[in-house]
Molecule: c-di-AMP riboswitch aptamer (ydaO/yuaA leader)
Organism: Chloroflexota bacterium
RNA sequence: CAGCAGCCACAGCCGAGUCUCCCGUGCGGCGCGGGAGAGCGGGGGAACCAGUCCUCGGGGCGAAUCCGGUGCGCGCACGCCAACAGGCGGACGUGGCUGGAGCGGUCACUUCCACCGCAGCCCGUCAGCUCACCCCGUAGGCGUAGGAAGACCCUGAU
Numbered sequence: 001c002a003g004c005a006g007c008c009a010c011a012g013c014c015g016a017g018u019c020u021c022c023c024g025u026g027c028g029g030c031g032c033g034g035g036a037g038a039g040c041g042g043g044g045g046a047a048c049c050a051g052u053c054c055u056c057g058g059g060g061c062g063a064a065u066c067c068g069g070u071g072c073g074c075g076c077a078c079g080c081c082a083a084c085a086g087g088c089g090g091a092c093g094u095g096g097c098u099g100g101a102g103c104g105g106u107c108a109c110u111u112c113c114a115c116c117g118c119a120g121c122c123c124g125u126c127a128g129c130u131c132a133c134c135c136c137g138u139a140g141g142c143g144u145a146g147g148a149a150g151a152c153c154c155u156g157a158u
Stems, first nucleotide, its partner, number of pairs: 012142003018038008039138006049128001057126001058123004065101006072095004078089004102118005109150005
């Protein structure tokens, strides 16, 4: 000097996941635990409408879905050859690699470009919509990730 990794912190970011109050903890504060609300988010639930499915289950949260390609790996039923080991063929499933469409994120919005993501979890045979009504959540993870144009809003000056 360069690269990689780790830790702390910051403007901030994803997300519904924020705020107020009460009680307990010897007093006060903080913290922790237990509650009650407000706000935000989600589920169930008539008529009418919709729907013809029913174990090959079905459904919910969430952006996290859909359609392909592959002379690659693995598996599998069928056909052929073969005494056995095994070999060949087209199809199917799956993994890897890879392409497209669609969706989500990058300091409120729109368009274009660029980059990133398309996970995970839950209910338990059961749920379309849905007034009243009922129930649940209020976490966790990052700190990298923008550029241009337009429109709108706010503030200041003249």